Model confidence (mean pLDDT): 81 of 100. A computed fold for an 89-nucleotide RNA from a Hyphomicrobiales bacterium, annotated as Glycine riboswitch aptamer. Its Rfam family is "Glycine riboswitch aptamer". From the family's description: This family represents the bacterial glycine riboswitch. The source organism's lineage runs through Bacteria, Pseudomonadati, Pseudomonadota, Alphaproteobacteria and Hyphomicrobiales.

[in-house]
RNA sequence: AUCGUCCUUGUAGGAGAGACGGCCGUUCCAGCCGCGCCGACGGAGCAACCCCCCAGGAAUCUCUCAGGCAAAAUGACUACCAGGGUGAA
Numbered sequence: 001a002u003c004g005u006c007c008u009u010g011u012a013g014g015a016g017a018g019a020c021g022g023c024c025g026u027u028c029c030a031g032c033c034g035c036g037c038c039g040a041c042g043g044a045g046c047a048a049c050c051c052c053c054c055a056g057g058a059a060u061c062u063c064u065c066a067g068g069c070a071a072a073a074u075g076a077c078u079a080c081c082a083g084g085g086u087g088a089a
Base pairs, nucleotide, nucleotide: 002088003087004086005085006084007083008082010080011079012078013077018035020034021033022032023031036069037068038067042065043063044062045061049057050056
């Protein structure tokens, strides 16, 4: 220097579900009440499987506590640049 892999920053892409009704307000937003929904931040549960003395780990599945349901923001995940760790020939 090259390739694989892990982590971090940045950039780009990135779904779902009521701009629902009422109150307040000039309108929107926000707030409160009511009903209906979403899952790909977070959280929780089970599990193939891993490991195993005990005990643990574990999802894009499940549940929706929180969050969200125009736009904005968020956003698992993917790609790329840079930096760092590590392995390989």